Context: one part of a larger RNA
RNA sequence: UGACGGGGACCCGCACAAGCGCUGGAGCAUGUGGUUUAAUUCGAAGCAACGCGAAGAACCUUACCAAAUCUUGACAUCCCUCUGACCGGGACUUAACCGUCCCCCUUCUUCGGUACAGAGGAGACAGGGCGAGCAUGGUCGUCGUCAGCUCGUGUCGUGAGAUGGUGGGUUAAGUCCCGCAACGAGCGCAACCCCUAUCCUUAGUAGCCAGCACGCAGCGGUGGGCACUCUGAGGAGACUGCCAGGGAUAACCUGGAGGAAGGCGGGGAGGACGUCAAAUCAUCAUGCCCCUUAUGAUUUGGGCUACACACGUGCUACAAUGGCGUAAACAAAGGGAAGCGAACCCGCGAGGGUGGGCAAAUCUCAAAAAUAACGUCCCAGUUCGGACUGCAGUCUGCAACUCGCCUGCACGAAGUUGGAAUCGCUAGUAAUCGCGGAUCAGAAUGCCGCGGUGAAUACGUUCCCGGGUCUUGCAC
Numbered sequence: 001u002g003a004c005g006g007g008g009a010c011c012c013g014c015a016c017a018a019g020c021g022c023u024g025g026a027g028c029a030u031g032u033g034g035u036u037u038a039a040u041u042c043g044a045a046g047c048a049a050c051g052c053g054a055a056g057a058a059c060c061u062u063a064c065c066a067a068a069u070c071u072u073g074a075c076a077u078c079c080c081u082c083u084g085a086c087c088g089g090g091a092c093u094u095a096a097c098c099g100u101c102c103c104c105c106u107u108c109u110u111c112g113g114u115a116c117a118g119a120g121g122a123g124a125c126a127g128g129g130c131g132a133g134c135a136u137g138g139u140c141g142u143c144g145u146c147a148g149c150u151c152g153u154g155u156c157g158u159g160a161g162a163u164g165g166u167g168g169g170u171u172a173a174g175u176c177c178c179g180c181a182a183c184g185a186g187c188g189c190a191a192c193c194c195c196u197a198u199c200c201u202u203a204g205u206a207g208c209c210a211g212c213a214c215g216c217a218g219c220g221g222u223g224g225g226c227a228c229u230c231u232g233a234g235g236a237g238a239c240u241g242c243c244a245g246g247g248a249u250a251a252c253c254u255g256g257a258g259g260a261a262g263g264c265g266g267g268g269a270g271g272a273c274g275u276c277a278a279a280u281c282a283u284c285a286u287g288c289c290c291c292u293u294a295u296g297a298u299u300u301g302g303g304c305u306a307c308a309c310a311c312g313u314g315c316u317a318c319a320a321u322g323g324c325g326u327a328a329a330c331a332a333a334g335g336g337a338a339g340c341g342a343a344c345c346c347g348c349g350a351g352g353g354u355g356g357g358c359a360a361a362u363c364u365c366a367a368a369a370a371u372a373a374c375g376u377c378c379c380a381g382u383u384c385g386g387a388c389u390g391c392a393g394u395c396u397g398c399a400a401c402u403c404g405c406c407u408g409c410a411c412g413a414a415g416u417u418g419g420a421a422u423c424g425c426u427a428g429u430a431a432u433c434g435c436g437g438a439u440c441a442g443a444a445u446g447c448c449g450c451g452g453u454g455a456a457u458a459c460g461u462u463c464c465c466g467g468g469u470c471u472u473g474c475a476c
Stems, first nucleotide, its partner, number of pairs: 002476001004473002007471007015461002019425003023421001026316008034307002042053002064302007073125001077124002079121006088103005106115001108113001127291002131288001136285002138280002141276001143274001148187006154163003167178003193268004198236007207226003212223003239262001242256005318418001322377005328371001334365003339358002344353003384415001389410005395404001431453007
């Protein structure tokens, strides 16, 4: 000087408290451990691994296993020889790869050749998801959006170092003010950027329809208009600007006015010096080590989906603030051409047939659902709950046995609110309700977004956890 203390002082954070809803019990989904296996590929490991890499394992992916094959190789560059193609179509064979045959079929040229492609050959080489993240780059997690981390000159100290950064106030903030042997500066804070909340101007098509007219079974459907909604662009607006009180006449705090919005309006992006030899050699790159008829490559089948068990994260419930039925209403944000697919017909349904329109503010996915109204059930393992199972189907795809989603009928398990413990959340938040997208042939209860309905509570900082500043002790 730091780190540490079951030392002290001050302060902060859904840290506790006050509340609301979960998890832990049940069934299922998913990840992990363990066990099993020919293989159950590999990585991630307290917070900060465990719906994580994986925004999607039937084949492929795929790295694993068994079997069958290849050796200049599936891929790149160079050399020599031969052929004229390559592509495409058909037949044989194989579990498939491999292999055999038939049809079709090049460019330029100075006629030497050349370009391209295929086959054969030799070797340089290719190849490696082989190893070590404690050899590395890059990227990323975390403390933590915490308020800190440093420097120049000066001063003090023999020196390590100190001062500035301490003190009095204040703030979300090393934010600002005052004081001071300090005076300044840099990286951070804040602001500049984006979205959102109000208004104005401008522009009105594919959006809108107040007034005028036309048509219609109905509809902005048509003429017309851009007023309104909305959409795009450009501006305005909020700055403690104004008033009162407090404060040191400061910074600032409290209350008020006006205002759509008030003291950082709400949200996002933005992560200082560093810590954890944190994570990643399997995104990628890369020095070194190792393999080279195999640790490389191709293919078929299997596995990653196993199952006595244990844990994490979720979904659905245990019901009446509910279940079911009937007939009504109101979103936002997105996607769409190997696509979205209307209307009509068929089917109980998943879906099928046909296919208007639309590269989309035009057409379409698309029905929003909770909600409200009416009816029914009457507290029961039930008209709750839906696991599991049987049968019959649908779709995608060479192919749903291992191992897909969905539909109909039947079956109708556990479960009556969950021990110790434990998690999230302070407002359009929690809770609850549906909708969309990425990945994707198909395959979400996951992930990322969108809107609808919409609370309760915060006395306070004694205590638990984490952090900041000052100070003190110290056996590090």
Molecule: small-subunit ribosomal RNA, 3' major domain
Organism: uncultured bacterium